[in-house]
């Protein structure tokens, strides 16, 4: 001193001054009238890719098809996700099997079907190019030779397939409920238990519901309120466990908008970068980004700093 790998932590700081959403207070007859205190956009909020909470349908299945996981065990509310472990690859060290570190879409190729260029005589119940040997005859046999691969072979399954286990549907615009207004009205076509529609993830079967249902032309509204943030929450200590993680105990409350508020202006200050007259120097910068029902992942995008390990380069 460079890399490269893992891993933890910030996401610029204070001060001052105006503003703006939302709670609580207080003023006031009320009103967002004013005033005072308080909190306000992430680690990914992104993708919408798994998993749920949660509300509403279903709830009578069952057959086919789709689809998803795949080594053993353990976490977890639950995963296709996290830990550990063992197997195979990689790359490095040491010296030949061991360590370190990292990947893995890791069941099954004797169910079955399919693929594999060039070379090569011939790529699978396929083939006989040169030599040797052998037979009543054949590529019967054995070396060469070309190739990744030359015994009915072996590889390949993020090939199609099979095996095991497993999968209800919609999404806060869910939904629930408060008010307003209108024409339960007109035509037509068809049904009314001999069932017309409608549910039931996709298609069939059964099963439910059911007196209306569909199509034309025409008439009123689309506003308020909940849902709406206290939770599978977060932080600190003690046990327990290799570890993910869990049991107790203590504190802590930390956006709720709805077209959609979480800012602007000054001024110093860390860090990082150029530049030079090399100095209490001058200059520029601070990434990747913007909540929208909530929460575990998980892949993406990106700036600084502080651990370790591993490798280099240098000096002592």
């Nucleotide at each position: 001193u460079g890399a490269g790998c893992a891993g933890g932590u910030c996401a610029c700081c204070c001060u001052a001054u105006c503003g703006c959403u939302g709670u609580a207070g207080u003023u006031g007859a009320a009103a967002u009238u004013a005033c005072u205190a308080c909190c306000g956009a992430g680690g990914a909020a992104a993708g919408u890719c798994c998993g749920g909470a949660c509300a509403c349908c279903a709830g009578a299945g069952u057959g086919c098809a789709a689809c998803a996981u795949a080594g053993c065990g353990g976490g977890u509310a639950a995963c296709g996700c996290c830990c550990g472990u063992c197997a195979u690859c990689a790359c490095g060290u040491c010296u030949u099997g061991a360590c370190g570190u990292g990947a893995u879409a890791g069941g099954a190729c004797a169910a079955g079907u399919g693929c594999a260029g060039c070379a090569g005589a011939a790529a699978g119940a396929a083939u006989g190019u040169a030599c040797a040997g052998g037979u009543a005859a054949u590529g019967c046999u054995g070396u060469a030779g070309u190739g990744a691969a030359a015994u009915c072979a072996g590889g390949u399954a993020a090939a199609c397939u099979c095996u095991a286990u497993g999968u209800g549907g919609u999404g806060a615009a869910a939904c629930g409920u408060c008010a307003u207004g209108u024409a339960a009205a007109u035509c037509g076509a068809u049904g009314u238990u001999c069932g017309a529609g409608g549910g039931u993830a996709g298609c069939g079967c059964g099963c439910c519901c059911g007196a209306g249902u569909c199509g034309a032309a025409g008439g009123g509204u689309a506003g308020g309120c909940g849902g709406u943030u206290u939770g599978a929450g977060u932080c600190u200590u003690u046990g327990g466990g290799u570890a993910a993680c869990u049991a107790a105990a203590g504190a802590c409350c930390u956006a709720g908008a709805u077209a959609a508020a979480u800012g602007a202006u000054a001024g110093g200050g860390c860090u990082u970068c150029g530049u030079c007259u090399c100095g209490u120097a001058c200059g520029a910068a601070u990434a990747c980004a913007g909540a929208a029902u909530c929460c575990g992942g998980c892949u993406u995008a990106c700036g600084g700093c502080c651990u370790g390990c591993u490798u280099u380069u240098u000096u002592u």
Notes: The prediction has a mean pLDDT of 76. Predicted 3D model of a 316-nucleotide RNA (Bacterial RNase P class A) from an uncultured Flavobacteriaceae bacterium. Of the family's consensus pairs, 98% are formed in the model. Its Rfam family is "Bacterial RNase P class A". The family's RNA type in Rfam is ribozyme.